[in-house]
RNA sequence: AGGCGCGUAGCUCAGGGGUAGAGUACUUGCUUGACAUGCAAGGGGUCGGCGGUUCGAAACCGCCCGUGCCUA
Numbered sequence: 001a002g003g004c005g006c007g008u009a010g011c012u013c014a015g016g017g018g019u020a021g022a023g024u025a026c027u028u029g030c031u032u033g034a035c036a037u038g039c040a041a042g043g044g045g046u047c048g049g050c051g052g053u054u055c056g057a058a059a060c061c062g063c064c065c066g067u068g069c070c071u072a
Stems, first nucleotide, its partner, number of pairs: 001071007010024004018055001026042005048064005
């Protein structure tokens, strides 16, 4: 320098055009003598950034940033 992949909740990851979810973690309540487990409820996201396409973008396109691998 070029190529391929990844970037979404604190963490691990789904979702691939119709307005964002799971597990775990966290908070509260129930249960216990107390803790753990279990059950119920709840909070938490500019979907890496900017622009474009579209009635509508986390998703499609371009550039950039970060990260991993490959080639020279």
Molecule: transfer RNA
Organism: Nitrospina sp.